[in-house]
RNA sequence: CAAUUAUCCAGAAAGGUGGAGGGACUGAGCCCUAUGAUACCUUGGCAACCCUUGCAAAAGAAGGUGCCAAUUCCUGAUUCAAUUAGUUUGAAAAAAGAUAACUG
Numbered sequence: 001c002a003a004u005u006a007u008c009c010a011g012a013a014a015g016g017u018g019g020a021g022g023g024a025c026u027g028a029g030c031c032c033u034a035u036g037a038u039a040c041c042u043u044g045g046c047a048a049c050c051c052u053u054g055c056a057a058a059a060g061a062a063g064g065u066g067c068c069a070a071u072u073c074c075u076g077a078u079u080c081a082a083u084u085a086g087u088u089u090g091a092a093a094a095a096a097g098a099u100a101a102c103u104g
Stems, first nucleotide, its partner, number of pairs: 001104002004101005013043005021032003026076002029073001044068003048065003051060003072096001078092005
C1' cells in the first nucleotide's frame, strides 16, 4: 500500500513546548480557538480489537494496536415514506473515512 471481515449514538484530561488557525477531502451549516486551539512531548486515563482471568455472564489493563470536544460534529448524490410541489422531515442503503484482526 492492497484484499477480506467486524465495528463506528458507549468510554476516557492534566502539565509542558509552541504561536494560528482547526474540526480527513469538497459545498453548506455548526462548533473549537490568544481564557492559547490544531500539532508535538510527558504523565495520567479509557477499554474498541487482539490479549489475560473465567464454564458463562462478566471482569482486568500486564502486553500489541488504538483512542481520550461535539454520533465519523451534522448534512449532501441513491432508494423509500410522509408533507408538499420553494421544499421540509424521517428511515434505509451506498460512497468516502477511521480503527482492529488476518492475508498478500
Predicted 3D model of a 104-nucleotide RNA (SAM riboswitch aptamer (S box leader)) from a Bacteroidota bacterium. The source organism's lineage runs through Bacteria, Pseudomonadati and Bacteroidota.